RNAcentral holds the sequence, with entries from ENA. A computed fold for a 74-nucleotide RNA from a Nitrososphaeria archaeon, annotated as transfer RNA. Its Rfam family is "tRNA". Rfam describes the family as follows. Transfer RNA (tRNA) molecules are approximately 80 nucleotides in length. The same sequence occurs in records of 2 taxa. Model confidence (mean pLDDT): 85 of 100. The source organism's lineage runs through Archaea, Thermoproteati, Nitrososphaerota and Nitrososphaeria.
RNA sequence: GCCUCGGUAGCCUAGCCGGGUGGGGCGCCGGCUUGGUAAGCCGGCGGUCGCGGGUUCAAAUCCCGCCCGAGGCU
Numbered sequence: 001g002c003c004u005c006g007g008u009a010g011c012c013u014a015g016c017c018g019g020g021u022g023g024g025g026c027g028c029c030g031g032c033u034u035g036g037u038a039a040g041c042c043g044g045c046g047g048u049c050g051c052g053g054g055u056u057c058a059a060a061u062c063c064c065g066c067c068c069g070a071g072g073c074u
Base pairs, nucleotide, nucleotide: 001073002072003071004070005069006068007067010026011025012024013023020057027045028044029043030042031041032040050066051065052064053063054062
């Protein structure tokens, strides 16, 4: 230098092909329960979807460039 895969909440992860409210688990906070914890149950909190631009009525999703990580080729 080139190719492939990946980047989504404090952590892990689905959704992307085929555009239309960003979901799940852990965590954290509150409540129920208990003599009191834990466990369980219920509710809540938390997202510039790596960055910038383009297309579109509308972009995590499509297109272009760039950054970071992993693997491969030379």